[in-house]
RNA sequence: GGGGUGCUAGCUCAACUGGGAGAGCGCCGCCUUUGCAAGGCGGAGGUUAACGGUUCGAUCCCGUUGCACUCCA
Numbered sequence: 001g002g003g004g005u006g007c008u009a010g011c012u013c014a015a016c017u018g019g020g021a022g023a024g025c026g027c028c029g030c031c032u033u034u035g036c037a038a039g040g041c042g043g044a045g046g047u048u049a050a051c052g053g054u055u056c057g058a059u060c061c062c063g064u065u066g067c068a069c070u071c072c073a
Base pairs, nucleotide, nucleotide: 001072002071003070004069005068006067007066010025011024012023013022019056027043028042029041030040031039049065050064051063052062053061
């Protein structure tokens, strides 16, 4: 320098062919206990890496850029 894959909540990851952004763990509150842990119930938390394009509509499709991993030289 060129090819491929990935980037979504604090962490690990979903989102089925373009139509409601979610789970587990973690965090906060309440219940239960003499207290702690465990358990139950509820809640907060996201510019979907960035910018632009296509579309009535984009996490998803296209382009450029950034970062990580990998292959070739």
Molecule: transfer RNA
Organism: Phycisphaerae bacterium